[in-house]
Bacterial RNase P class A from an Actinomycetota bacterium, 346 nucleotides, folded computationally.
It matches the Rfam family "Bacterial RNase P class A". Rfam classes the family as a ribozyme.
Taxonomically the source falls in Actinomycetota (Bacteria, Bacillati).
It was read from a public genome assembly, where an Rfam model found it.

């Protein structure tokens, strides 16, 4: 020192010019001048989560929609941090849409014997029972012969086969997955049918705020999928700065007044009533314009641009209400901290 594993940091510098925006300040007039300030670490997607805001809302509840190990953090979150199962690595250290499948319904193409309390295709037993036209026998019964011995039939017992009818599921086969899992014991053959580990459930002590761990003690062995309904717990009213306020031309509209003198608006020669002109006052409220809107702060929307001189030659990107977060985009550089094998010094 190299390889690797986590965090963090920065994202050309200096100068000169010529320009845009906003603010102050002086001359003074709607323009100069001087000061001064003008994007990011993601301004980006608009994905959570909230502050603001209009509107709805007595209080429960059903629809509906989101979150899901656990225990802090927080204004609040799906975010963070520690921890815990599980899986991956030799290790630093990573992943994980991680309640509930034993509360019910469903769903598993094709393949298999069977997708879950159920089965038997191949396959192994013959222990009960049937059966043989297979063999044995110093059992028994009856018949044949004069009797022993021998023959034959039936029975019973032993062997023996395994066709029926059983009994297993241990071992092939199918699948993505097949009813705990290794060894022994036991059996006709076999199986938690016994046991001894293991591993799940349950149930008891003990440690833990807890999720869980540890240790006994029961053969209890119960399959996957909930990102299918489903059920648990918790949370959620709608809309989003084009919210939302204020000022408000012009057109059209509302009240009210249209008197006297006079030839003096129309219907009409006269009242009287409508209209009309003409006056004064009023609502909403469009265009327009302020606020919201900021120590970047627009709204026809600004933050460039040229030179120069340096280096390791510049990446992805441009603010619109605000602010916490996630998430994606990213040439180059720089710094911490750890780990295990290698190499080198001491």
């Nucleotide at each position: 020192c190299g390889u690797g594993c986590a965090g963090g940091c920065u994202g050309g510098a200096c100068a000169g010019u010529c320009g845009c925006g906003g603010g102050a300040a002086g001359c003074u007039g709607u323009g100069c001048u001087u000061c001064u300030c003008g994007a990011g670490g993601a301004a980006a997607g608009u994905c959570c989560g909230g502050a603001c805001a209009u509107c709805g809302c007595a209080g429960g509840g059903c629809a509906g929609g989101g979150u899901g190990g656990u225990c802090g953090g927080u204004a609040a979150c799906g975010c963070c941090g520690a921890c815990c199962c599980g899986g991956g690595g030799a290790a630093a250290c990573c992943c994980g849409c991680g309640g509930g499948a034993a509360a019910g319904u469903g769903c598993a193409a094709c393949a298999g014997a069977a997708a879950g309390a159920a089965c038997a295709c191949c396959g192994c037993c013959c222990a009960a029972g049937u059966c043989c036209u297979g063999g044995g026998c110093u059992u028994c019964g009856c018949g044949g012969u004069u009797u022993u011995u021998c023959c034959g039939c039936g029975a019973g017992c032993c062997c023996g086969g395994a066709a029926c009818c059983g009994g297993c599921a241990a071992g092939g086969u199918u699948g993505a997955a097949a009813a705990g899992g290794u060894g022994c014991g036991g059996u006709a053959a076999g199986a938690g049918c016994g046991c001894a580990c293991c591993g799940g459930c349950g149930u008891c002590g003990c440690g833990g705020u807890g999720a869980c761990g540890c240790g006994g003690c029961g053969g209890c062995c119960c399959g996957g999928c909930a990102a299918a309904c489903c059920c648990c717990a918790c949370c959620c009213g709608a809309u989003g700065c084009a919210a939302g306020g204020c000022c408000a031309a012009g057109c059209a509209g509302g009240a009210c007044c249209g008197c006297u003198c006079g030839c003096a608006g129309g219907c009409u020669g006269c009242c009287c009533g409508c209209c009309a002109a003409g006056g004064u006052c009023c609502a909403g409220g469009u265009a327009g314009g302020c606020c919201g809107c900021u120590c970047a702060g627009a709204u026809g929307g600004a933050u460039g641009g040229c030179u120069g001189u340096c280096c390791a030659c510049g990446a992805c990107a441009g603010a619109a209400u605000c602010c916490g977060g996630c998430u994606u985009a990213u040439a180059g550089g720089c710094c911490u901290g750890c780990u295990a094998c290698g190499g080198a010094a001491u």